[in-house]
């Protein structure tokens, strides 16, 4: 410095679910919780997925704007320990 994560240690994170608060909403903080995680850290840059408005339509699909997700996949940046 590159690639591995079968394996041990230390340290961290914390799905679902509950409670409180914001938000129209997808979600988001906070606490409790522990299903999981070597990037479950940051990052909305490419696809996806979902919401609020608009148009279009008998209704669907579609388009256009904003927005939400990094624990969906990839791509960017930084990193513990361990084997090689």
């Nucleotide at each position: 410095g590159a690639g591995c994560g079968a394996u041990a240690a230390u340290a961290g994170c914390a799905a679902a679910c509950c409670u409180a608060c914001c938000g129209u909403g997808a979600g988001g903080u906070a606490g409790g919780g522990u299903c999981g995680c070597a990037a479950a850290a940051c990052u909305a840059c490419g696809g996806g997925u979902c919401c609020c408005g608009g148009u279009a339509u008998c209704a669907u699909a579609g388009c256009c704007u904003g927005g939400a997700c990094a624990g969906c996949c990839g791509g960017g940046u930084u990193g513990c320990c361990g084997c090689c």
Molecule: c-di-GMP-I riboswitch aptamer
Organism: Chloroflexota bacterium